A computed fold for a 691-nucleotide part of an RNA from a Candidatus Nomurabacteria bacterium, annotated as large-subunit ribosomal RNA, domain II. Its mean pLDDT, the model's own confidence on a scale to 100, is 82. Its Rfam family is "Bacterial large subunit ribosomal RNA". Gene Ontology terms of the family: structural constituent of ribosome and ribosome. The sequence was found in a public genome assembly.

[in-house]
Context: one part of a larger RNA
């Protein structure tokens, strides 16, 4: 990892509810007798019930309170006992899972720490004390040379231990090997025998050891400790179907109660839709309050501020008011919708939709999308409210390239190579238009969404406006002067550093010059006029498609190929497209009609016809199948082959499943009607056991 087989809601007790059975008041419990045994039979003790009401005295369809005939609490009968099923309820209580907790017991052959009584520790080195002898001193004593053998001395083997580093690392080894390294007469190493133990021992403390176990050993027993937590929890079809919010909670990933579900019972329109009436203070708008913030004017003020003046003072700035203009607001309001609510009448349909009682629940971790706000940066696939929203969860089907939540489908009962639609598409992958008109775009711009400020004489388009055959606009040729080098200033200033003036001649026309230039001049242009040419040309708004801005990591993307339309825009046919809708046939549910059988006359069953229904997690109900046994039945099958197993083909059933045939097998087994459980295997890092 497979494969087989084993694995999980049981039982008693006590309540409540529901069906169904008996008796009508019910019903026996212990015990006793009866019996092989299963039961039988006695047993009325005692339980419910047949009245409540009051704390009770008590009274009693009533009573209690209460001065009360008042008001107002609780009351004014239908059981009773099995039986089966749902929950609950106390027990291991669907099952399997801790870490720990307490209790007696077994460990010191491992390792720690004392006792006891044995052993060991090549070689080589230093050379302490002490003595001896000589020399020196009055002496205490010191010196040399000599002997001598001291040390947690010193080098280094056994022995012992492990600082680095390698190896190993399904290992030679559940701590090894190698090298290098430390100690090697000492707090040394080591044999034997004892010796201390579980909240205790023992420790040159590491919380280390105490048998490969140590912040409390092992083994047993209390034990099926406890788990608001994970995991798992076996057959089949049918109707109905939620929740992920409120309030409380040592509560937040648990509970309880309400709310939403379902099934029983009743109530019978109370639901919707519409039309009326009503309150308000949101959008919005306002600026008549409250407050914010901009600009003018007036006016007040002053201790302090800059500026100017000798000074008075002025001006600029500050503060405040007052008024106008033009504004802002969740915690403003002179105003004010739409929706929503609340009440009222009408209307219409039943398998509606509301309400009440009552059994069983589940849920209380929600998620995006629309809306209207909060918080964040009007960032999040971000948080946290509302919404008679909607999808998902609990929802398949078709679109969005693939995509729970986003579009169609106002939703999948089956069966049909049947039919028309939807969002979506229709050049090929890939079902359908290389469809029609009209325009745009040239960037492969774009073909789903998305790319900013800004730029922009790309190009189309509609609007206004100027000039223009008395010649426009560009282009060419040509002038563009003179007083005069305006006046000052200047080291110069001559159109063109700078400052004041900006006149007037001559023209067809020329600025005391709009650039460049020179130190100054000089020079080239311009405005501005003329002449050649001939028909438009210039300016402005708005807008439709581009283009730059725009830099990444596969050639890496429009899904893809590709496309100049197979792109964009507006308009329009035809067509493809889903489990939708239609069509043909079936099934199941309800509700209503008919018709038959039965009947405790309430209604039960069967057949039919209409109409509607049938997606589904947690849940609720409802009807069945399978295995094992047990009573009864079929005067049931079987060696002329039971069970069991193999087989794809055959028949029944919606299904779970049943029956029929071969073949294998070789001795039991089954129907039908009941009861009765050890009653369904794929999951539990499930047990076993095979491969």
């Nucleotide at each position: 990892g497979c494969c087989a087989a084993c694995g999980a809601g049981u039982u008693c007790u006590u309540g409540c509810a529901u069906a169904c059975u008996g008796c009508g008041g019910g019903c026996u419990a212990a015990g006793g007798c009866c019996g092989a045994g299963a039961g039988g039979c006695u047993g009325g003790a005692g339980c419910c019930g047949c009245a409540g009401g009051g704390a009770a005295a008590c009274c009693g369809a009533g009573u209690g309170u209460g001065a009360a005939u008042a008001g107002c609490g609780c009351g004014u009968a239908u059981g009773u006992a099995g039986u089966a099923u749902g929950c609950a309820u106390g027990a291991g209580a669907c099952c399997c899972g801790a870490a720990g907790c307490c209790a007696g017991a077994u460990g010191a052959g491992c390792u720690u720490g004392c006792c006891u009584u044995g052993a060991g520790c090549a070689g080589g080195u230093u050379g302490a004390a002490g003595u001896g002898a000589c020399u020196c001193g009055a002496a205490a004593g010191a010196g040399u040379c000599a002997u001598g053998g001291a040390g947690g001395a010193c080098c280094g083997a056994a022995c012992g231990g492990u600082a680095g580093a390698g190896u190993u690392g399904u290992g030679c080894a559940a701590u090894u090997c190698u090298c290098u390294c430390c100690g090697a007469u000492g707090a040394c190493u080591u044999g034997a025998g004892g010796u201390a133990a579980g909240g205790a021992g023992u420790g040159a403390u590491a919380a280390g050891c105490u048998a490969a176990u140590c912040g409390a050993a092992u083994c047993u027993g209390g034990u099926a400790a406890u788990a608001g937590c994970u995991g798992g929890u076996u057959c089949u079809c049918u109707c109905c179907g939620a929740a992920a919010u409120a309030g409380c909670u040592u509560u937040u990933g648990g509970g309880c109660u309400a709310g939403c579900g379902u099934c029983g019972a009743g109530a019978u329109u109370a639901c919707c839709u519409u039309u009326g009436a009503g309150g308000g203070g949101u959008a919005g708008a306002g600026c008549a309050c409250u407050g914010g913030a901009a600009g003018a004017u007036u006016c007040u003020g002053a201790c302090a501020g800059g500026u100017c003046g000798a000074a008075a003072g002025a001006u600029c700035a500050c503060a405040g008011a007052a008024c106008c203009u033009a504004u802002c607001a969740a915690a403003c309001u002179c105003c004010g919708a739409a929706u929503a609510c609340u009440c009222a009448a009408a209307g219409u349909a039943a398998a509606u939709u509301u309400c009440u009682c009552g059994g069983c629940a589940g849920u209380u971790a929600g998620a995006c999308g629309g809306u209207g706000g909060g918080g964040g940066c009007u960032a999040a696939g971000c948080u946290c409210c509302a919404u008679g929203c909607g999808u998902c969860a609990a929802a398949a089907g078709g679109g969005a390239a693939a995509c729970a939540g986003c579009c169609c489908a106002u939703g999948a009962u089956c069966u049909c190579c049947a039919u028309u639609u939807a969002a979506g598409g229709u050049c090929c992958c890939u079902a359908a238009a290389u469809c029609u008109a009209u325009a745009c775009u040239a960037a492969g711009u774009a073909c789903a969404c998305u790319u900013a400020a800004g730029g922009u004489g790309g190009u189309g388009u509609a609007u206004u406006u100027u000039c223009u055959c008395u010649g426009a606009c560009a282009a060419u040729g040509a002038g563009g002067a003179u007083g005069u080098a305006a006046g000052c200033u200047u080291a110069g200033a001559a159109g063109c550093a700078g400052c004041u003036a900006u006149c007037a001649u001559u023209u067809a026309a020329a600025g005391a010059a709009a650039g460049c230039g020179u130190a100054a001049c000089a020079g080239c242009u311009c405005a501005c006029u003329c002449a050649u040419c001939g028909a438009g040309a210039g300016a402005a708004u708005a807008u439709g498609c581009g283009c730059c801005g725009c830099a990444g990591a596969u050639a890496a993307u429009c899904g893809g190929g590709g496309u100049u339309a197979a792109g964009u825009a507006u308009a329009g046919u035809a067509c493809c497209g889903a489990a939708a809708c239609u069509g043909a046939g079936g099934a199941c549910u309800g509700c209503a009609g008919u018709c038959g059988u039965c009947u405790u006359c309430g209604g039960a069953c069967g057949a039919u016809u209409g109409c509607a229904u049938u997606g589904g997690u947690a849940g609720g109900a409802g009807a069945g199948u399978u295995u094992u046994c047990g009573c009864a039945u079929c005067u049931g099958c079987g060696u002329u082959g039971a069970a069991g197993c193999c087989a794809a083909a055959g028949g029944c059933g919606u299904g779970a499943g049943c029956c029929a045939u071969g073949g294998u097998g070789g001795a039991g087994c089954g129907u039908u009607g009941c009861g009765a459980a050890g009653u369904a295997a794929g999951a539990a890092u499930g047990u076993u056991g095979g491969c």